[in-house]
RNA sequence: GGAGUAAUCCAGACGAUCGCGGGAUCAUUUGUUGAUCCGGAGGAAAGUCCGAACACCGCAGGGCAGGGUGCUUCAUAACGUGAAGUCGCGGCAACGUGAAGGAAAGUGCAACAGAAAGUAUACCGCCCGGUGAUCUCCCGGUUCUCCGGGAGUCAUCAGGUAAGGGUGAAACGGUGCGGUAAGAGCGCACCAGUUCUCCGGGUGACCGGGGAAGCUAGGCAAACCCCACCCGGUGCAAGACCAAAUAGAGGAACGUUUGAGGGCUGCCCGCCCGAGUUCCCGGGUAGGUCGCAAGAGGUGUCGAGUGAUCGGCAUCCUUAGAUGAAUGAUCGUUGCCCGGUUCAGGGUAACCUGUUCCGGGAACAGAAUUCGGCUUAUGGAUUGCUUCGGCC
Numbered sequence: 001g002g003a004g005u006a007a008u009c010c011a012g013a014c015g016a017u018c019g020c021g022g023g024a025u026c027a028u029u030u031g032u033u034g035a036u037c038c039g040g041a042g043g044a045a046a047g048u049c050c051g052a053a054c055a056c057c058g059c060a061g062g063g064c065a066g067g068g069u070g071c072u073u074c075a076u077a078a079c080g081u082g083a084a085g086u087c088g089c090g091g092c093a094a095c096g097u098g099a100a101g102g103a104a105a106g107u108g109c110a111a112c113a114g115a116a117a118g119u120a121u122a123c124c125g126c127c128c129g130g131u132g133a134u135c136u137c138c139c140g141g142u143u144c145u146c147c148g149g150g151a152g153u154c155a156u157c158a159g160g161u162a163a164g165g166g167u168g169a170a171a172c173g174g175u176g177c178g179g180u181a182a183g184a185g186c187g188c189a190c191c192a193g194u195u196c197u198c199c200g201g202g203u204g205a206c207c208g209g210g211g212a213a214g215c216u217a218g219g220c221a222a223a224c225c226c227c228a229c230c231c232g233g234u235g236c237a238a239g240a241c242c243a244a245a246u247a248g249a250g251g252a253a254c255g256u257u258u259g260a261g262g263g264c265u266g267c268c269c270g271c272c273c274g275a276g277u278u279c280c281c282g283g284g285u286a287g288g289u290c291g292c293a294a295g296a297g298g299u300g301u302c303g304a305g306u307g308a309u310c311g312g313c314a315u316c317c318u319u320a321g322a323u324g325a326a327u328g329a330u331c332g333u334u335g336c337c338c339g340g341u342u343c344a345g346g347g348u349a350a351c352c353u354g355u356u357c358c359g360g361g362a363a364c365a366g367a368a369u370u371c372g373g374c375u376u377a378u379g380g381a382u383u384g385c386u387u388c389g390g391c392c
Base pairs, nucleotide, nucleotide: 001388002387003386004385005384006383007382008381009380010379012334013333014332015331016330017329018328020040022038023037024036025035026034027033042364046375047374049373050372051371052370053369054235055234056233057232066231067230068229069228070227071085072084073083074082075081086100087098088097089096090095101226102225106224107223108220109219123165124164125161126160127159129157130156131155132154133153135152136151137150138149139148140147141146173191174190175189176188177187178186192216194213195212196211197210198209199208200207201206239290240289241288242287250280251279252278253277254276261273262272263271264270297316298315299314300313301312302311303310304309336361337360338359339358340357343354344353345352346351
């Protein structure tokens, strides 16, 4: 210097003006309005995929059904999350990654090809035997247009075999020797694997070593299934409280020839209309308030732990809480990056460092009850580690 790998951090800063919604105080006024001050998005606020808190409904207990999870230990309020490990796979390595229980409980599946896809079986081939041949060779008889025997070749029939060939993603252990008509774990040696068992290490998954057995029981459980563990439903539009107008269930009072009440009116009289009028109240709609911002909180430090994480102490409130839904815009100065450019220094040069000026750029994205995770989107910086190359 290149390539890779893992982790951490940031998400420009300051000021001015205008604006938006929230809170406190003061004034105004009761519809509120105004002034001052304070604070106002994220690492993912996103997807709404898991797990919880909280709320309401359901629920004696147990089981079935259904769903989920699936190596071990630990962490946690909990998790399908995280940490540290084990084993498998990928990578030279750093490191990454795994839907990683059971296929000798049962059922089932395996396209095409192939004999056969698993209680085996046999296409070619190999081998024993039978039969046949206008076939070849040899021997004997006969002396001939023939007969018999043997060997071979070919065909066919019935068997044996699973070494070899061939098919397939996958074919019932591998190599060698023995064995056999030919062969075969048929036997033996070594190796691999399975099950059982013993010893040692580890909390454990598992690792290391020894012995025995049958001689090998293949793949798929992101097929049913079996085993172990876990699981009630709905979500803040949960839910709680206050509660208008109108209509209405109920109750009370007064009243209907003894006239409640209303209109005319400043009041009384008077006149007119007149069968209802007034009050209380449960539930509940609109609307409002709460839930709703102090929490499985943040920061610092000490301690325990490899770590996730936990504990002690101190300190902070670094308070966003909208509901057709605020959190913005403009300008100035400046930091960063890119392109061009001026000057100075270094260098043979490419170029490097500093500097002047001009122009441009800065991603993904917007809280909605709240937390813990996961996933996805996205700009940049730094550091550790691995590996390769060059120079000393």
Record summary: A computed fold for a 392-nucleotide RNA from a Desulfobacterales bacterium, annotated as Bacterial RNase P class A. RNAcentral holds the sequence, with entries from ENA. A source record names the gene rnpB. The model forms 94% of the base pairs in the Rfam consensus. The coordinates come from a structure-prediction model, not an experiment, and the mean pLDDT is 75. Its Rfam family is "Bacterial RNase P class A". Its family is annotated with tRNA processing, dimeric ribonuclease P complex and ribonuclease P activity in the Gene Ontology.